[in-house]
Record summary
A computed fold for a 134-nucleotide RNA from Rossellomorea marisflavi, annotated as FMN riboswitch aptamer (RFN element). Model confidence (mean pLDDT): 81 of 100. Its Rfam family is "FMN riboswitch aptamer (RFN element)". From the family's description: The RFN element is a highly conserved domain that is found frequently in the 5'-untranslated regions of prokaryotic mRNAs that encode for flavin mononucleotide (FMN) biosynthesis and transport proteins. Lineage of the source: Bacteria > Bacillati > Caryophanales > Bacillaceae > Rossellomorea.
RNA sequence: CCUUCGGGGCAGGGUGGAAUUCCCUACCGGCGGUGAUGAGCGUAUGCUCUCAGUCCGUGACCCGGCUAAUGGUUAUUAGACGGUGGAUUUGGUGAAACUCCAAAGCCGACAGUGAAAGUCUGGAUGGGAGAAGG
Numbered sequence: 001c002c003u004u005c006g007g008g009g010c011a012g013g014g015u016g017g018a019a020u021u022c023c024c025u026a027c028c029g030g031c032g033g034u035g036a037u038g039a040g041c042g043u044a045u046g047c048u049c050u051c052a053g054u055c056c057g058u059g060a061c062c063c064g065g066c067u068a069a070u071g072g073u074u075a076u077u078a079g080a081c082g083g084u085g086g087a088u089u090u091g092g093u094g095a096a097a098c099u100c101c102a103a104a105g106c107c108g109a110c111a112g113u114g115a116a117a118g119u120c121u122g123g124a125u126g127g128g129a130g131a132a133g134g
Base pairs, nucleotide, nucleotide: 001134002133003132004131005130012024013023014022026119027118028108029107030058031057032056033055038049039048040047041046053106054105062083063082064081066079067078068077069076070075088104089103090102091101092100110122111121112120
């Protein structure tokens, strides 16, 4: 540099004129790292696969100025930056655990909607952390 890949989820019920948006309940967990998990192989030092939504970092969304192009008077598009960016405790084991085991919690962009959305619809046949191959 090129190619390919790169997000899951309201079943059932209640109220209502109307709700997958409220209520009961149910369900879901991007990417990289760390990691005392688990499995396999080996006589063995070890090797391979696997292991966190809530730890560390990061992406989408949103905001800002800058640069460039277009347009023509404050907007559109693109790019590289900068900013913002949710949520965990208790008990157990142990030398050591916010990662194991048990239990109970908690969190989830923006816009839309006949009624308030992590789960519906939309921007998005987009972007993307990154992964694999050449």